[in-house]
RNA sequence: GGAGUGGAUCAGGCGGUCGCUCUAGGAAACCGCCGCGAGAGCGGCGGUUUCCUGGGGAGGAAAGUCCGGGCUCCAGGAACCAGGGUGGUGGGCAACGCCCACCGGGGGUGACCCCAGGGAAAGUGCCACAGAGAACAGACCGCCCCGUGGUGUCCGAGCGAAAGCGAGGUCUACUGCGGGGCAAGGGUGAAACGGUGCGGUAAGAGCGCACCGCCGGCGCGGCGACGCGCCGGGCACGGCAAACCCCACCCGGUGCAAGCGCAAGUAUCCCCCUCUGCGUGGUUCCCGCGUCGCGGGGGGAUGGUCGCGCGCACGAGCCGGCGGGCGACCGCCGGCCCAGAGGAAUGGCCGCCUCCGGGGCCGCAAGGUCCCGAAGACAGAACCCGGCUUACCGAUCCAGUCCCCCA
RNA sequence: GCGCCCGUAGCUCAGAGGAAGAGCGGCGGCCUUCUAAGCCGUUGGUCGGGGGUUCGACUCCCUCCGGGCGCG
Repeated sequence: GGAGUGGAUCAGGCGGUCGCUCUAGGAAACCGCCGCGAGAGCGGCGGUUUCCUGGGGAGGAAAGUCCGGGCUCCAGGAACCAGGGUGGUGGGCAACGCCCACCGGGGGUGACCCCAGGGAAAGUGCCACAGAGAACAGACCGCCCCGUGGUGUCCGAGCGAAAGCGAGGUCUACUGCGGGGCAAGGGUGAAACGGUGCGGUAAGAGCGCACCGCCGGCGCGGCGACGCGCCGGGCACGGCAAACCCCACCCGGUGCAAGCGCAAGUAUCCCCCUCUGCGUGGUUCCCGCGUCGCGGGGGGAUGGUCGCGCGCACGAGCCGGCGGGCGACCGCCGGCCCAGAGGAAUGGCCGCCUCCGGGGCCGCAAGGUCCCGAAGACAGAACCCGGCUUACCGAUCCAGUCCCCCA
Repeated sequence: GCGCCCGUAGCUCAGAGGAAGAGCGGCGGCCUUCUAAGCCGUUGGUCGGGGGUUCGACUCCCUCCGGGCGCG
């Protein structure tokens, strides 16, 4: 100098101006209630609106809602079953499918990264195509042995005057058929019933041996996953459980529209008043009086709609220091208070600076300086919290790694 | 807020571990004077995107995107 890895932090700053929301204090206006007063009015309390002053006001993901919890109410004796989830070991945590450390496996030269990583000798199921054979496997080519033909080589009884014919035999030759042995090699496949080598054999084969792998036992180390070593066994046990399943562990349901409080209107019921209005019944028919009901007014009860309030902002909180731990994290001490809307605030514009982008000049270079553009990414809390995942303009810092060059 | 389902050819839908199909459509041909209908042939897929499990994924698992439905 280049490339790459792991982790952490920030994700504009200052000022002006116009606004938004919450909140504390104050003022004014209006409304309601209470008290005093003969009254006008005064005082107090509460509410609404406006104004003034002060203070707070989005995120690392507020997102997706994929997990886990707090909280809430409902149900329930516990436990089992059903259903769902998790899955190496140990630890952290309120809990988790999260995090840390370690183990085993895989990838990378390396820093480092990835793994749903229990059980396939409990059972069931699946393994297409290709291939001889695909799960108590199989023999296509091939290798070997035996038998029996054919061709060929060589020998050759015999026949013939000769050329030649020629029974039969022979061979490390070729080949057909039949029988048998083998599973080494070829070939198929994702996968072919351990691998490599030597011996062995007719050819072969864990058939024998060595090493590696596998299985079983023992010992040692480790909390453990597991590792190391020794002994034994020729090997029996293909893969798939993000197929059913088995094993171990976890999970009751409900989501702040949870759940509470206050409570217009309306409906139902109760009490009081009316003696004005309407209507009806009884007094065996009519009238009057009286009474009752409806209606009207007032008060109350029940449950609760609109609406308002609580839940709801002090919390597994944040910052700093010290201590423990490899670490996740935990403990102690000190300090701090940090959004709270309800169609839903946290914004718009301007100036300067810095970051960033482009270009010019100076300089060997690092860099300096000038001009132009310019804060421009993803994105907006809604009960709260811990994670995961996804989106993202960029900037800074820390710790490792590999390669090249110079001294 | 909670729960469930869907995404496959231009359209509507099958397929749910073993080489992706049907109907309609498109294109070409036959038939007809021409068109429609009919007949024959043919065309057309990142199986919504990415990752994982598996020998093998449209199918199983995770995640993201888009759409729809239900309950309070």
Record summary: Predicted 3D model of RNase P RNA and transfer RNA as a complex of 479 nucleotides. The prediction has a mean pLDDT of 79.